[in-house]
RNA sequence: GGAUAUGUCUCUGGAGAAGGCUGAUUCAAUUCGGCUGCCGAAGGUGGAAGGUCGCAGAAAUGCGGCUGAGUCUCUCAGGCAAAAGGACAGAGCAGAUUU
Repeated sequence: GGAUAUGUCUCUGGAGAAGGCUGAUUCAAUUCGGCUGCCGAAGGUGGAAGGUCGCAGAAAUGCGGCUGAGUCUCUCAGGCAAAAGGACAGAGCAGAUUU
């Protein structure tokens, strides 16, 4: 120097869905509760084909474990103007592994 993955780091891009109704509070904004509708891209739940291992079997195959695994699924959490947050993507930086 190259490659690979990682990250309490930096920058850039980054979707969806009521600025809903209502009670209290406040000068107001805010904040706290109740009700209804909705969204999926923080986090969390669930799982197929296939792969692999073990056991049984002459074989076909069957049973079990692991993996598959997320932008799917559920909507617990979170969210539904802006701001913030935001999976993911790109660049940088950092240390690591490897060549």
Source information
This is a predicted structure of a 99-nucleotide RNA (Glycine riboswitch aptamer). Model confidence (mean pLDDT): 77 of 100.